This is a predicted structure of a 1563-nucleotide RNA (small-subunit ribosomal RNA) from an uncultured Thermotogae bacterium. Rfam family: Bacterial small subunit ribosomal RNA. The prediction has a mean pLDDT of 82.
[in-house]
């Protein structure tokens, strides 16, 4: 300090994205997180610790991984050291000079001693240390016990070590073999081998007996020894090691029965030991649903990695155990092995080889080939640490310690620190002003961690041994060694490396990912559904923060992404901690085994349980605490903690056990009354159909309408009678019984169950309930019978494109009974059975109990069975004592959607088929509920010229005119249902004009800037060339302003550049503006309340209105944007004002309001006043309002205009405009001329003219309004038959002019015809406008006189001053293709009964599988591709067993009176030798591997053809399902059909709609 108590603090558990238009919900997928024996892709500067074939237990070349002891043996050969004697040969000194000596050098050889090598005999060791993880689901392994054992070495006590013996190998010698090797024969030592002696507390045996060992060596002394190190016996220890029990930990039941040494008993054998381990005999046993047998995977622990945790994973490195060593089998040796670097034998591989025959095992280190995404050097040393072996010294150790190689991991440094704005260059943006990268860099000045270079240097070593002193020291006759302590010597692989230092110089050292959401971090260019990108969502079709590059930015950091695994996130297997009406999920019901769970009460027990102590839970690892490496990673010590186990002891509440009692669970008796509960059997009546007979006659029957069908051979009505089967009307009820399925005339028998009441019985005897029995609608299936009706199939009619349907006629299985099968349904309450408890209030059906005389009727109880409902639950819906509310037992069943209840296997089954029940693939959703809209061949309510009801009209002519089409050099673009088509365009000969051809022109037809130039310059401009445009050009010829007079500045021109310029793309990038729904009455918010939430409420409702217009109710109160009012114009009065208007009255007078005069009136234009349901009566509760009246010019928004909510249609418009990106730049710009836009075989819209008599023509005559007028409108005369023309006058205009209003009236003329209708076409011949009327104007006049006689289907306006007529006017314009469009007056109607229906619309409600919203969705077959899978004659190849034959190696047995060789020892013998002999070697025989047949399981790949299935932007055929989906839907079954699917028979609401019953709730 953890930890434990106790206070107090602390540790500890994070979502997000994706299903919708939106919501809550279930659900799955994905993602952030952390690890990794990793792997790739890009980069790479240092150290430090770790750490590195997860793949082929796949073959391996070489090297080396187990050797040592000479102090156990004998022997050989070199080495070395002494010694010795001999040769040979130097110096030196002496010399007698011959030579000696001495002191060295060399050869040869003996001898001793040493002790090295290499081989033998012996001893220990090689069964450890190291690899690996093929097997093995239990001979393993983990905890924790336990008896019947073994143990070399080492420790402790005891006791001994005597005497002899024969062999052997090396070694010699000779053989065979290429070779490996190997045979004779001959001699030899031991701590080898044997005998015998002695001996226990040893073995054996009841005993009594009997059996039973050794070895030496070295030192030292040398006289008998004395010391170590070995030997032998027996006991005990410790360590290890075999055996064994109990409990844990894989996955499959689509693996349900398994087993003959099998399970026990008894004997015997065998082993270190218990044991069927292994024999003989005896018994029939043992295991299994608590999962046995089989099949699959897999070594197991400690721990690791992950999580709050429980838990899941996982088992490299470290460490326990196991297993294995090319496969397979084996036994020998020894303490120990069924032995990696041993032996034997069989197989398969590889080498050698003389073809006889051998010889190998890297899953030891390092390497090699392979394999693979993927894992290092043939390195250095025993210096530490352990190991073998030895007295040691040492030897030997690829265990180990070291280095190398890899960013493989984790930890630690480093790539530079301060200053430094003019915010340099450069880059990248941009709104062109500037922003960013940015104090970032230069540039100045420090500092040296790495680095290079140079010096200096380690710790890790304690030691043993050896010399030296000293102890031991007492034993002993006596000394040394051995032992002990101290000195003193002693050995570094790593490595001259870690460390210190000096010097040098910022010098040599940054990348990776990402930047649309999740998630942190945006711009630009390029790309244009292409390339790409992506973990989910999902990004790319021309303005992509999503591709790709750049610029910034945002995360890590010598790393960074990616990928594959694993937990975890995910409460997504839920033990902590999940469900089952409707989302996946109650078995179809019952009875009942096994099990699981169980009432009150008492005693005991002590298994659970709970306490307390011991023991173990190896170490490491993880925690905490300290401490070493400069820190960290790493290390070390120390400590707690290890939730378990297992033993000892205690407690006794509750659970279990034993016992004894009770009675309230259950059961039992009695008594009532009740039940479409089951089975059998008689029996009834109506109906239907056939028959028969009568009457009776032409149709009957069926449907939307029809037809097939019946019917004059007499149907169909009708009446009478038979007959036949099936069915039980009314009563009848969300009425009753049954476990469900299900049950329905009546009556008899037989039988079951519930209830309610009393009870003196039994005494927990109960709940539930895997497997198991048995029950189960409809179809369907055998067999035998009925067979009226109905009706699958199937045949004909109909409908339709088709119509294998729905209607229609018809009709067989079948529906029925008997007997057997099948065994499923939406077998539903889509709610599993029991048991307790938990507000009411109201019905019903069975009983009982009180009041009540009785009857009705009240109170109350108990079992049923409905509704509403608190509280509570629920995602919601709803559910609410009949829970889906709180508890508690028990049992099914769920775990994304498809593929699939589908395949294979198994069972049942007569089939049909059913149970059981998956994978591969594939998608990111697939569901539930509720919520807004939208929709509907739902459903109410209500509105509109919507339909009806009128009246004119298109759609037929024939002409204008837009329009597609077609055609052209072009016939410019755009508008396309309504809501494009006389639209855009309110004027296309040129022009416009956008188009086309032809000729021009390039700073431009137009603008701004800058830089330079500009006196013969700007600008006029005869003339030539030309369709013009344009081009060349004589020739005339300048200007302003300031000036210090030199000149500057400007304007105009010119050059160059910047740029102008596009009716050139995108209306799907925009803005403006516009149309549509629609002038329809609606669309919103604020507070507030309700809902977990979308959202509701308000605004719904009950009345009203043209209106969400207003009342009234109401959890809502209360605004906004519409609505309506305020504007305009008409209608009425009135004031004011009176010219150009007007004249009532007065004068005039050409008789024209002409003039005087006057403003009354009309009119102008300015203000005001009116109308507001005010007011009266009715209806309305009341109000709102509604009718109906008075009054009033006018009545109920009086009439008409303007005026257009939130939104919708990616509507429409880039060609009005404006504007973003784009594209063009001698053209896609700008100019001329010419053509086009006006074309024509067609098709459509709007039109105008008209077919005629309510007409047409002629002649007279009568009445408006509202415009417009100067390059104008133009009178009046006058000319033309006219168009016009001359000429002119007034008039910017209530004064003049256009200008004649026409329908209309009056008269005449036409007389029903293709005309005295109609004008289209065509021909001459004028006139206007315009440079110019050929393409391609209009108007006149003669001429000609076509279609056409009121229009098929269809279809359009309009409700009153409307339609319909009928004329005027104006814009645009030079004119004008205007019949068009805008406006203006004139005359002036008809109809509305209603709201079934069509259109469109608004409220409310309903269903919904729709939300780019029904022009939505969406099903199956077929055709084409491409994935998987199933089956498949087959055939390959592999596992586990089974029978059989065979049978190596080898243990074991046996060889019998007789296969065969025999050292010790024994017996005989004087010897030789002869007999015996364990044992050997051959033989048999038992087991026994691979091998071999055989027949069957099992997996696995492959296969012609079959088969569904998934999956794939625009194939094909229907239209089956969501709305009543157009024949309600689904469903079990059956038949049938291109296909979805029809149909038939039960069933189920998960079925719209009206309407009725029952019950309930309010009032």
């Nucleotide at each position: 300090a953890a930890g434990u108590a106790u206070u107090g603090g602390a540790u500890g558990g994070a979502g997000a994205g994706u299903u919708u238009g939106a919501u809550c919900c279930u659900g799955g997928c994905u993602c952030a997180g952390g690890a990794c024996a990793a792997a790739c892709g890009c980069u790479g500067g240092c150290g430090g610790c770790g750490u590195g074939c997860c793949u082929a237990a796949c073959a391996c070349a070489u090297g080396c991984a187990a050797g040592u002891c000479g102090a156990a043996c004998g022997a050989c050969a070199g080495g070395u050291a002494u010694u010795c004697a001999u040769c040979u040969u130097g110096u030196u000194u002496c010399u007698u000079c011959g030579g000696a000596a001495a002191c060295g050098a060399g050869g040869a050889g003996g001898a001793u001693a040493u002790g090295c090598u290499g081989a033998g005999u012996g001893g220990c060791g090689a069964a450890c240390g190291g690899g690996u993880g093929a097997g093995u689901a239990a001979g393993a392994c983990g905890u924790g016990g336990g008896a019947a054992c073994g143990u070399a070495c080492c420790c402790c006590a005891a006791a001994g070590a005597g005497a002899g013996g024969g062999a052997u190998a090396g070694c010699g010698u000779u053989g065979c073999g290429a070779a490996a090797g190997u045979g004779g024969c001959g001699g030899u030592a031991a701590u080898a081998c044997c005998u015998c002696a002695u001996a226990a507390g040893c073995c054996c045996g009841a005993g009594a007996g009997g059996g039973g060992a050794a070895a030496g060596g070295u030192g030292c002394a040398a006289c008998u020894g004395c010391a170590c190190c070995g030997c032998u016996u027996u006991g005990g220890g410790a360590g290890c090691g075999g055996c064994u029990c109990a409990c844990g930990g894989c996955c499959c039941a689509u693996u349900a029965g398994c087993u003959a040494g099998u399970u026990g008993g008894u004997g015997a054998g065998g082993u270190a030991a218990g044991g069927g381990c292994u024999c003989a005999c005896c018994a029939a046993g043992g295991c299994g649903a608590c999962g046995a047998u089989g099949g699959g995977u897999a070594g197991c622990u400690g721990g690791u990695c992950u999580g709050a945790g429980a838990g899941g994973a996982u088992g490299a490195u470290c460490a326990g155990c196991c297993a294995c060593a090319u496969u397979g089998g084996g036994a020998a040796u020894g303490a120990g092995a069924g032995a990696c670097g041993g032996c034997c034998c069989a197989a398969a591989c590889u080498c050698c080889u003389a073809c006889g025959g051998g010889a190998g095992g890297c899953a030891g280190c390092a390497g090699u080939g392979g394999g693979g995404a993927a894992u290092u050097u043939u390195u250095c040393g025993c210096a530490a640490u352990g190991g073998g072996c030895g007295a040691a010294a040492g030897c030997c150790u690829g265990a180990c310690g070291g280095a190398g190689c890899g960013a493989c991991g984790c930890c630690g440094c480093g790539u530079g620190g301060a200053g430094g704005a003019u915010g340099a260059a450069g880059u990248c943006u941009u709104u062109c002003g500037a922003g960013a990268c940015g104090u970032a860099a230069a540039c100045u000045u420090c500092u040296g961690u790495u680095g290079u270079a140079g010096g200096g240097g380690a710790a890790c070593a304690a030691g043993a041994g050896a010399c030296a002193u000293g102890g031991g020291a007492g034993u002993g006759g006596a000394a040394a060694a051995u032992c002990c302590a101290u000195g003193u010597u002693g050995a570094g692989a790593u490595a001259g490396u870690a460390c210190c230092u000096u010097a040098c110089g910022a010098g040599a050292a940054a990348g990776c990912c990402c930047c649309g959401g999740c998630c942190a971090a945006c711009u630009a260019c390029g790309u244009g559904c292409c390339a790409g990108c992506a973990g989910c969502c999902g990004c790319g079709g021309u303005a992509a923060c999503a591709c790709g590059u750049a610029g910034g930015g945002g995360g890590c950091g010598a790393g960074c992404g990616u990928u594959g695994u694993c937990c975890g996130g995910a409460a997504u297997u839920a033990c902590u901690g999940g469900g089952c009406g409707u989302a996946a999920a109650g078995g179809g019901u019952g009875c009942g085994u096994a099990g699981g769970c169980g009432g009150c009460a008492u005693u005991u027990u002590a298994a659970g349980u709970c306490g307390a102590g011991u023991g173990u839970g190896a170490a490491a690892u993880a925690c905490c605490a300290u401490g070493g490496c400069u820190c960290a990673a790493c290390c070390a010590u120390g400590g707690a903690a290890g939730u378990g186990c297992a033993c000892u002891u205690g407690a006794a509440a509750c659970u279990g056990g034993a016992a004894u009692g009770c009675u309230u669970g259950a059961g039992g008796u009695c008594a009532g009354g009740u039940c479409a509960g089951g089975g059998a059997g008689a029996c009834g009546g109506a109906a239907u159909u056939g028959c028969c007979a009568g009457u009776g006659u032409a149709g009957g029957g069926g449907u939307g309408a029809a037809a097939u069908c019946c019917g004059u051979a007499g149907a169909u009505a009708u009446u009478g009678g038979c007959a036949a089967g099936a069915a039980c009307g009314c009563c009848a009820g969300u009425g009753g019984u049954g476990a469900a399925g299900a049950c329905g005339g009546u009556c008899u028998c037989c039988u079951g169950g519930a209830c309610u009441g009393a009870u003196a019985c039994u005494g927990a005897c109960g709940c539930u309930g895997a497997g198991g029995c048995a029950c189960g609608a409809a179809a369907g299936c055998c067999a035998g019978g009925g067979g009226a009706g109905c009706a699958a199939a199937c045949g004909g009619g109909a409908u339709u494109a088709g119509a294998u349907a729905c209607c229609c006629c018809g009709g067989u299985a079948g529906u029925c009974c008997u007997g057997g099968c099948c065994g499923u349904a939406a077998a539903c309450g889509a709610u599993g059975u029991u048991c307790a408890c938990u507000a009411a209030g109201u019905g019903u059906g069975g009983g009982g109990a009180g009041c009540g005389u009785g009857a009705a009727g009240c109170u109350u109880u108990c079992c049923g069975u409905g509704c509403u409902g608190a509280a509570g639950c629920c995602a919601a819906c709803g559910c609410g004592a009949u829970a889906a509310g709180u508890g508690a037992a028990c049992c099914g069943c769920c775990u994304g959607g498809g593929g699939a209840g589908u395949a294979c296997g198994a069972c049942c089954g007569c089939a049909a088929g059913g149970u059981u029940g998956a994978a591969a693939c594939u998608c990111a959703a697939a569901g539930g509920a509720a919520u807004u809209g939208a929709c509907g061949g739902g459903g109410g309510c209500c509105c509109g010229c919507a339909c009806a009801a009128g009246c004119g009209g298109u759609g037929g002519a024939g002409c204008g005119u837009g329009u597609g089409g077609u055609u052209u050099a072009a016939u410019u673009c755009g508008a396309c249902g309504c809501a494009a088509c006389a639209c855009g365009a309110a004027g296309a000969a040129c022009c416009u004009u956008a188009c086309c051809a032809a000729g021009g022109c390039u700073u431009g037809a137009c603008a701004u800037g800058u830089a330079g130039a500009u006196a013969g310059u700007a600008g006029g401009g005869a003339g030539c060339c030309g369709a013009a445009a344009g081009g060349c050009g004589a020739c005339c010829g300048a200007c302003c302003c300031c000036u210090u007079c030199g000149g500057g500045g400007g304007a105009g021109u010119c050059u160059a550049c910047a740029c102008a310029g596009g009716u050139g793309g995108u209306g799907c990038a925009u803005g403006g503006c516009u149309g549509u729904c629609g002038u329809c009455a609606g669309c919103u918010c604020g507070u507030g309340c309700c809902g977990u939430g979308a959202g509701g409420u308000g605004u719904u409702g009950g009345g009203u209105u043209a209106a969400g217009u207003c009342c009234c109710g109401c959890a809502a109160c209360g605004a906004g944007c519409g609505c309506a009012a305020c504007c305009c114009c008409u209608g009425u009065a009135c004031u004011u004002a009176g010219u150009u208007g007007c004249c009532a009255g007065c004068a005039g007078u050409u008789u024209g309001g002409c003039u005087g005069g006057g403003c009354a009136c009309u009119c102008u234009a300015a203000g005001u006043a009116g109308a507001c349901u005010g007011u009266c009566g009715g209806a309305g509760a009341a109000g709102a309002u509604c009718c109906g009246g008075a009054g009033g010019a006018a009545g109920g928004u009086g009439g008409g205009g303007a005026c257009g909510a939130c939104g919708u249609c990616a509507a429409g418009u880039c060609a009005u405009c404006a504007u973003g990106c784009c594209c063009u730049u001698u053209a896609u710009g700008c100019c001329u001329u010419g053509g086009g836009c006006g074309a024509c075989a067609c098709a459509c819209g709007c039109g105008c003219u008209a077919c005629a008599a309510u007409g047409g023509u002629g002649u007279g005559g009568a009445c408006a309004g509202a415009g417009g007028g100067a390059a104008g409108c133009g009178a009046a005369g006058c000319c033309g038959u006219g168009a016009g023309g001359c000429c002119a006058a007034g008039c910017g205009g209530a004064u003049c002019c256009c200008a004649a209003a026409a329908a209309c009236c009056a008269c005449a003329c036409c007389u029903c015809a293709g005309u005295a209708c109609g004008a289209a076409u065509u021909g001459c011949a004028g006139g206007c406008u315009g440079a110019a009327a050929c393409c391609c104007g209009c108007c006149u006049g003669c001429a000609u006189g076509a279609a056409g006689u009121c229009g098929g289907a269809a279809u359009c306006g309009c409700u009153a001053g409307u339609a319909a007529u009928c004329g005027u006017g104006g814009a645009u314009c030079a004119g004008c293709c205007a019949u068009g469009c805008c406006a203006c007056g004139g005359u002036g109607a008809a109809u509305a009964c209603g709201u079934u229906c069509c259109c469109g619309g608004g409220c409310c409600u309903u269903g919904u599988a729709c939300a780019c919203a029904c022009c939505g969705c969406c099903c199956g077959u077929c055709a084409c591709a491409c994935c998987a899978c199933c089956c498949g004659a087959g055939u390959c190849a592999g596992g586990a067993a089974u029978g059989c034959c065979a049978g190596a190696a080898g243990u074991c047995g046996a060889u019998u009176u007789u296969g065969u060789c025999u050292a010790a020892c024994c017996c005989a013998g004087c010897a030789a030798u002869g007999g015996g002999g364990a044992g050997g070697c051959a033989u048999c025989g038992c087991c026994g591997a691979a091998g071999g047949c055989a027949g069957g399981c099992u997996u696995g790949g492959u296969a012609a053809g079959g088969g569904g299935g998934g999956u794939g932007a625009a194939g094909u055929c229907g239209u089956a399902a969501c709305a009543a989906g157009g024949u309600a839907g689904c469903u079990g079954u059956a038949c049938c059909g291109g296909a979805a699917g029809g149909u038939g028979c039960g069933g189920c609401u998960g079925g719209a709609u009206c309407a009725c019953c029952u019950c309930c709730u309010u009032u």